[in-house]
Context: one part of a larger RNA
RNA sequence: UGUAAGAGCGUUGACGAGGCCUGUCUCUAGUACGAGAGGACCGAGAUGGACGUACCUAUGGUGUUCCUGUUGUUUCGCCAGAAGCAUAGCAGGGUAGCUACGUACGGAAUGGAUAACUGCUGAAAGCAUCUAAGCGGGAAGCCAGCUCGAAGACGAACGCUCUAAAUUAGAGUCGUGAUAGAUUAUCACGUUGAUAGGCUAGGAGUGUAAGUGUGGUAACACAUUCAGCUUACUGGUACUAAAUACUCGAAAG
Numbered sequence: 001u002g003u004a005a006g007a008g009c010g011u012u013g014a015c016g017a018g019g020c021c022u023g024u025c026u027c028u029a030g031u032a033c034g035a036g037a038g039g040a041c042c043g044a045g046a047u048g049g050a051c052g053u054a055c056c057u058a059u060g061g062u063g064u065u066c067c068u069g070u071u072g073u074u075u076c077g078c079c080a081g082a083a084g085c086a087u088a089g090c091a092g093g094g095u096a097g098c099u100a101c102g103u104a105c106g107g108a109a110u111g112g113a114u115a116a117c118u119g120c121u122g123a124a125a126g127c128a129u130c131u132a133a134g135c136g137g138g139a140a141g142c143c144a145g146c147u148c149g150a151a152g153a154c155g156a157a158c159g160c161u162c163u164a165a166a167u168u169a170g171a172g173u174c175g176u177g178a179u180a181g182a183u184u185a186u187c188a189c190g191u192u193g194a195u196a197g198g199c200u201a202g203g204a205g206u207g208u209a210a211g212u213g214u215g216g217u218a219a220c221a222c223a224u225u226c227a228g229c230u231u232a233c234u235g236g237u238a239c240u241a242a243a244u245a246c247u248c249g250a251a252a253g
Stems, first nucleotide, its partner, number of pairs: 001152001005163007015149004021049007033038001051106005059100004066093005071086006110144003117137004170248004174190005195241003198237005204230003211224005
């Protein structure tokens, strides 16, 4: 900007893209076949490889500061307890998220038209002939089937609902954000509110805080105490911030 009023929501699918892989084993069956050695077609099932898609319950990884231990040194006057620096100082664990080494699933079945090939009927050419007229079978291939996009598909499609005025239906600016994200966009919310932060309860992680007491010459141990601390997770709660407001928006021809 168009789709001849303006919107919100939901569809159809012309067309396009993706995908299309394959091994081994078992049964049929030691059957058919074969003197034997050997050893099937057809059909049925199981289990893998590579590739792909989605996901994070479990198994692992990461998790730059969530917890703990600890070395050197400096500071907080000292002890105790902390903090800074040393790759995050080093080391042991680890939530969410993101991930694979993990989990789940996929390639199909089926139908149609065919290739090579194989047939039926059948003349030209009294025979023969799959072909000349006509009618079948036939492939991991082709067209559908499966997944995704898709009405700027100018042949601009369809359905439902809403809207009679200096602004309605609706949209945006602005603000709080994340299932989204470079920006934008998308999505959620804006007091008729749980959108984010805070607080609170829980989960999960770490592993028993500080202080005090007891025991020990002491290092330390034990009790208080499965404590203390805790990022992204879950529920609740208007305490804080989402204010008023502004802009756009119709020839119902």

The part of an RNA shown here (large-subunit ribosomal RNA, domain VI) has 253 nucleotides and comes from Candidatus Hodgkinia cicadicola.
The full RNA is in RNAcentral, with records from ENA.
The coordinates come from a structure-prediction model, not an experiment, and the mean pLDDT is 88.
The source organism's lineage runs through Bacteria, Pseudomonadati, Pseudomonadota, Hyphomicrobiales and Candidatus Hodgkinia.